RNA sequence: CAUCGUUCUCAGGGCGGGGUGGAAGUCCCCACCGGCGGUAUGUGCGAGCCAUCGCACGAGCCCGCGAGCGCCUGCCGGCUCUGCCGGCAGGGUCAGCAGAUUCGGUGCGAAGCCGAAGCCGACGGUCACAGUCCGGAUGGAAGAGAACGGGA
Numbered sequence: 001c002a003u004c005g006u007u008c009u010c011a012g013g014g015c016g017g018g019g020u021g022g023a024a025g026u027c028c029c030c031a032c033c034g035g036c037g038g039u040a041u042g043u044g045c046g047a048g049c050c051a052u053c054g055c056a057c058g059a060g061c062c063c064g065c066g067a068g069c070g071c072c073u074g075c076c077g078g079c080u081c082u083g084c085c086g087g088c089a090g091g092g093u094c095a096g097c098a099g100a101u102u103c104g105g106u107g108c109g110a111a112g113c114c115g116a117a118g119c120c121g122a123c124g125g126u127c128a129c130a131g132u133c134c135g136g137a138u139g140g141a142a143g144a145g146a147a148c149g150g151g152a
Base pairs, nucleotide, nucleotide: 001150004149005148006147007146008145009144010143016030017029018028019027031132032131033121034120035065036064037063038062042057043056044055045054046053047052060119061118068097069096070094071091072090073089074088075087076086077085078084079083101117102116103115104114105113123135124134125133
């Protein structure tokens, strides 16, 4: 310490009240929650030649990423065998499920600030449909940090 290698550690929150019902943390009314990197007209601290500059923090719905399902590949098994079904392992190219924001204000400038009103949330399970319950998961992982090597 720009880059590289190895190892280790860390890396997700939330149903409280009421209603209906035989039964709902799954439906209805009110509530609650928001991973990681980037971006910054906000906030704090510091500096300043008073133009600004540095550091820290700052977006669920602006850009991108992650887990899950799908998909693809391989192997194994079954079958009614151009294939289909099941199991296991791998890929992370594909981006299908798959995501979700507008209005007003300030301002040279707003996707990010202020105000208001909205919207979104894998798969399997369940006596009834789940972002909040249970499960795969004592898992995986975007990434963050540290040590050592290495480099300058």
Molecule: FMN riboswitch aptamer (RFN element)
Organism: Vineibacter terrae